[in-house]
Context: one part of a larger RNA
RNA sequence: UUGGGCGUAAAGAGCACGUAGGCGGUUUAUUUAGCUUGCACUUGAAAUUUCAAAUGAUGUAUUUGAAACGGAGUGAAAAGAGUUAAAAAACUUGUGGAAGUCAAAAGAAAAUAGAAUUCCUAGAGGAGAGGUAAAAUUUGUUGAUUUUAGGAGGAAUACCGAAAGCGAAGGCAGUUUUCUAGGACUUAUCCAGACGUUGAGGUGCGAAAGCGUGGGGAUCAAAAGGGAUUAGAUACCCCUGUAGUCCACGCCGUCAACGAUGACUAUUCCUUAUUGGAUACUUUUUUAUUCAGUGAGUGAGCUAACGCGUUAAAUAGUCCGCCUGAGGAGUACGAUCGCAAGAUUAAAACUC
Numbered sequence: 001u002u003g004g005g006c007g008u009a010a011a012g013a014g015c016a017c018g019u020a021g022g023c024g025g026u027u028u029a030u031u032u033a034g035c036u037u038g039c040a041c042u043u044g045a046a047a048u049u050u051c052a053a054a055u056g057a058u059g060u061a062u063u064u065g066a067a068a069c070g071g072a073g074u075g076a077a078a079a080g081a082g083u084u085a086a087a088a089a090a091c092u093u094g095u096g097g098a099a100g101u102c103a104a105a106a107g108a109a110a111a112u113a114g115a116a117u118u119c120c121u122a123g124a125g126g127a128g129a130g131g132u133a134a135a136a137u138u139u140g141u142u143g144a145u146u147u148u149a150g151g152a153g154g155a156a157u158a159c160c161g162a163a164a165g166c167g168a169a170g171g172c173a174g175u176u177u178u179c180u181a182g183g184a185c186u187u188a189u190c191c192a193g194a195c196g197u198u199g200a201g202g203u204g205c206g207a208a209a210g211c212g213u214g215g216g217g218a219u220c221a222a223a224a225g226g227g228a229u230u231a232g233a234u235a236c237c238c239c240u241g242u243a244g245u246c247c248a249c250g251c252c253g254u255c256a257a258c259g260a261u262g263a264c265u266a267u268u269c270c271u272u273a274u275u276g277g278a279u280a281c282u283u284u285u286u287u288a289u290u291c292a293g294u295g296a297g298u299g300a301g302c303u304a305a306c307g308c309g310u311u312a313a314a315u316a317g318u319c320c321g322c323c324u325g326a327g328g329a330g331u332a333c334g335a336u337c338g339c340a341a342g343a344u345u346a347a348a349a350c351u352c
Stems, first nucleotide, its partner, number of pairs: 003324004007306002012320001014205004021198003025091004030087008039075005049067007094195001095192004099186004106180007113157001118152007128139002165172002210251006220244001224240004262319006270297011301308002325352003334345004
């Protein structure tokens, strides 16, 4: 609970698609239905509010006049006007498609490259090496560390690299090929002709960790063991090290899933950087304009302030979600989902 709000105070669902529902572009004449308005008269005291004039004046002010004032009552009832919805016809600006160009770490699968770590084999070599604030655990004459050559295997892709790019979000980075999806531009190309927007339920996607089955296992590393530190040290530091980290398939469905800012539309100063197009001039490449992004600084306006500021937190509109003192508590119970972990939904007593 017909109010006020949601960047940081409580509050935008993690993200999208989309059903019902809500809202919805321009024109025409007609019909039907609904709503509103319209004519005349009366009233609507004064103060108040706005405007004008006068007086006064540093300034507040005072006087007079006019207008306005949610509305109310009576009468007339004909033709109208506006708007909404339905039916009909049409339009092109919203939207979608085609065509022509373009950029990109967008996704999936396969192949492949060079550094590096570790391990193994062989040669050289001969006493330490590791590690730390300092040490020790550890490792080494059964030859380590180091160095040269060869091999194995797994994971990640230096430089380029950027406030850069792409994606709805999560997220995406060596190279090549194949397949799939999205986007931008073209002022005056072509087609359809409102097909739009939001979206309760619903459906799908959704980092990391975790779970199941089967592989793989180089590095790193929860747990665990040991060495230190310390009064203690179930830690920080060191030496090891298992799950896991990787792959395939199936679950889980969460996060500071953040821009702590829902989606869409329209309108509003300026400066500057940058990405992708287009146009014009130029011919050396820039300059100017414009469309779509990505950043920075500011104006009006907004904001409790911080700050936001054409990528709004400005000015307006449509629809959805959410909040309503702190704790108890995102808990209990119930229900749904899940193999489990748990997730979602979600109170009350009581205390202040």